Small-subunit ribosomal RNA, 5' domain from Nostoc sp. 0GU36S02, 474 nucleotides, folded computationally. Its Rfam family is "Bacterial small subunit ribosomal RNA".
Context: one part of a larger RNA
RNA sequence: GAUGAACGCUGGCGGUAUGCUUAACACAUGCAAGUCGAACGGUGUCUUCGGACACAGUGGCGGACGGGUGAGUAACGCGUGAGAAUCUGGCUCUAGGUCUGGGACAACCACUGGAAACGGUGGCUAAUACCGGAUGUGCCGAGAGGUGAAAGGUUAACUGCCUAGAGAUGAGCUCGCGUCUGAUUAGCUAGUUGGAAGUGUAAUGGACUCCCAAGGCGACGAUCAGUAGCUGGUCUGAGAGGACGAUCAGCCACACUGGGACUGAGACACGGCCCAGACUCCUACGGGAGGCAGCAGUGGGGAAUUUUCCGCAAUGGGCGAAAGCCUGACGGAGCAAUACCGCGUGAGGGAGGAAGGCUCUUGGGUCGUAAACCUCUUUUCUCAGGGAAGAACACAAUGACGGUACCUGAGGAAUAAGCAUCGGCUAACUCCGUGCCAGCAGCCGCGGUAAUACGGAGGAUGCAAGCGUUAUCC
Numbered sequence: 001g002a003u004g005a006a007c008g009c010u011g012g013c014g015g016u017a018u019g020c021u022u023a024a025c026a027c028a029u030g031c032a033a034g035u036c037g038a039a040c041g042g043u044g045u046c047u048u049c050g051g052a053c054a055c056a057g058u059g060g061c062g063g064a065c066g067g068g069u070g071a072g073u074a075a076c077g078c079g080u081g082a083g084a085a086u087c088u089g090g091c092u093c094u095a096g097g098u099c100u101g102g103g104a105c106a107a108c109c110a111c112u113g114g115a116a117a118c119g120g121u122g123g124c125u126a127a128u129a130c131c132g133g134a135u136g137u138g139c140c141g142a143g144a145g146g147u148g149a150a151a152g153g154u155u156a157a158c159u160g161c162c163u164a165g166a167g168a169u170g171a172g173c174u175c176g177c178g179u180c181u182g183a184u185u186a187g188c189u190a191g192u193u194g195g196a197a198g199u200g201u202a203a204u205g206g207a208c209u210c211c212c213a214a215g216g217c218g219a220c221g222a223u224c225a226g227u228a229g230c231u232g233g234u235c236u237g238a239g240a241g242g243a244c245g246a247u248c249a250g251c252c253a254c255a256c257u258g259g260g261a262c263u264g265a266g267a268c269a270c271g272g273c274c275c276a277g278a279c280u281c282c283u284a285c286g287g288g289a290g291g292c293a294g295c296a297g298u299g300g301g302g303a304a305u306u307u308u309c310c311g312c313a314a315u316g317g318g319c320g321a322a323a324g325c326c327u328g329a330c331g332g333a334g335c336a337a338u339a340c341c342g343c344g345u346g347a348g349g350g351a352g353g354a355a356g357g358c359u360c361u362u363g364g365g366u367c368g369u370a371a372a373c374c375u376c377u378u379u380u381c382u383c384a385g386g387g388a389a390g391a392a393c394a395c396a397a398u399g400a401c402g403g404u405a406c407c408u409g410a411g412g413a414a415u416a417a418g419c420a421u422c423g424g425c426u427a428a429c430u431c432c433g434u435g436c437c438a439g440c441a442g443c444c445g446c447g448g449u450a451a452u453a454c455g456g457a458g459g460a461u462g463c464a465a466g467c468g469u470u471a472u473c474c
């Protein structure tokens, strides 16, 4: 000098930030991902019989983003630079197409099982759901040939669907270099290293399988062990360095623990599925349900870290043609002197140097222009009046914050000072008490009867809404 700090004493205001560093411990409750009727059949309500509205289900898109955490990871994980054997929903551009058929399954109805969660059987039905045929620039193939698409909706514009090519974006993969400590870890390795063929993948590859060869790494530190998310950066320092990696931004990993795949353009998926385990809950004992390292909040741990708040008005995201709906992302408010910055607690005058305190050689000295008192001011404060920008979308309407910021008027010095230190280092000294006791202390050291070092008082010094102490880093 610094801090995501804590503790002690004290505490007026504003702005801007920050706020579980410990138990990746367990979680009550609420909310955090929905949307589309302009894909579809239906049901219900209202009806001026024109229609309007709502909804469970089928279907589409989105739940792979956004948000959290840092357990694991010493690794192509990250940083930086290069590369080839790849994919890419939605978006943009270009070209072509959108022809013709079919059978189901929910909803619904009937019957029925179960305490529940959730089902079963039979029957009916629609679609942009599903399946054929045709065509096809594509793909495979040396060629012959083979393979292989589509969906409609609303209507006044339009929008969707399929195929191919290009772009953009995003993602997967490979390599050079860099990336903590220990040798009281010296040898390690059989899919191990390479090759041929295959399997698998979007794609390269021992990624995997069979066969063949015996290689590969290592004192330029392999292997093993410990520790750790990495970076832009932050703190310090003249710099070189050293330490750290909260907030913000990029990347990675994880989602009760372990494993697995499904769907999909994209996941091996935080608020999806299946299996196993631990834990918790419900049960009619047959069986079921759950996952806050989302936002609040609770218990626990701890020196220690906030409200079960308001709003989608703005920005952004999902869906929708739109209106709009959803959004604990976000915008705000609340709490905390936790940090930084700013402001205030009055200004000028005022000596009989009042009273009082302390000291004292009884003359005095000091607190001290300090107070009283006089004259001002009103930043703050209280009350009253006015009152935003942030709003952009053809017009109109639309503000959570908030009657907030700000402006004006009135009132009255009014509402506002502490903390540490005073032996030297180190700015600041006397008295009383105590008597190697009680105690102080960062180092040197003080205290055993006059202690500037302990405790109190007066005074002084330093900083100031803070001041000290402790911890850690340079």
Stems, first nucleotide, its partner, number of pairs: 001473003005470005012343006018336002020301001025299003029296003034061003039058002042055005068254003077179007086171002091167008099133004108123006138147003152159002180226003187217003192214004197209003229251004233244004256277005279290004307333001309332003315329001316327004346376004356367004381411006390401001418463005423444003429458005439446002

The prediction has a mean pLDDT of 86. Lineage of the source: Bacteria > Bacillati > Cyanobacteriota > Nostocales > Nostoc.